[in-house]
RNA sequence: GGCGUGUUGGUCAAGCGGCUAAGACAUCCGACUUUCUAUCGGAGAUCACGGGUUCGAUUCCCGUACACGCUA
Numbered sequence: 001g002g003c004g005u006g007u008u009g010g011u012c013a014a015g016c017g018g019c020u021a022a023g024a025c026a027u028c029c030g031a032c033u034u035u036c037u038a039u040c041g042g043a044g045a046u047c048a049c050g051g052g053u054u055c056g057a058u059u060c061c062c063g064u065a066c067a068c069g070c071u072a
Base pairs, nucleotide, nucleotide: 001071002070003069004068005067006066007065010025011024012023018055027043028042029041030040031039048064049063050062051061052060
C1' cells in the first nucleotide's frame, strides 16, 4: 500500500429499515434504616465523525478517523 472486520451511556453488551435503543455492573438521587451494608424505586445515549439513499437510518451505501486481522 491492498483487502476484510469492528466502533452503541462510565465499563461490558443486545439490536439486521418504523421499538420509549434491551440487560448487567458502576455512578448519582430518593425510599427504608439510629447509621452503614443490603433491598426497593428513579435518572443520565446528538448510536465515532461527515455526506448519500429512503416517507422514515443505530440498521443500507460512500468517504474520513481510530482499533484489530490477513496479505504484498